[in-house]
């Protein structure tokens, strides 16, 4: 320098999206559990145009303009104030998207079916690239 081992420091955010366990053709896949999430589904009970089709996850709902966007209520987030913790209340920066089910489905015991992703911040380090500024 590399590996290997021990110790100590850091290690935040959405969102259900996390551990474990066993197999195996093994840096991977596949099962099962546990936990966390969500759909369906009676009796009561609520409902009463159902093509203007209807629903579902999600904070992404509604209004007014009127061009794909802006403002305004409402919703959601994260910092932060508050002596601590949890909420509320100053304040300060965002968001208010997208997918999907296929003519169907209100609640909803028992039952039953699925999902457990993907995306940033800090900080470190390398690489490309711009551009500016100074000297020859």
């Nucleotide at each position: 320098a590399a590996u290997a081992u021990g110790a100590g420091c850091g290690a935040g955010c959405c969102g259900a999206a996390u551990u474990g366990u066993c197999a195996u053709g093994c840096u991977g896949u596949g099962a099962c559990a546990a936990c966390c999430g969500g759909g369906g589904g009676a009796c009561c009970c609520a409902g009463c145009a159902a093509u203007u089709g209807g629903g579902g996850u999600g904070a992404g709902g509604c209004g007014c303009a009127a061009u794909c966007u802006g403002c305004g209520c409402g919703g959601g987030g994260c910092c932060g104030u508050c002596c601590c913790u949890c909420u509320c209340c100053a304040g300060g920066c965002c968001c208010u998207a997208a997918c999907c089910c296929g003519u169907c489905a209100g609640c909803u015991a028992a039952c039953u079916c699925c999902g457990g992703a993907g995306g940033c911040a800090c900080u470190u380090c390398a690489a490309c690239g711009a551009c500016g500024a100074g000297a020859g």
Source information: The RNA shown here (c-di-AMP riboswitch aptamer (ydaO/yuaA leader)) has 136 nucleotides and comes from Sulfobacillus harzensis. The organism belongs to Sulfobacillus, within Bacteria.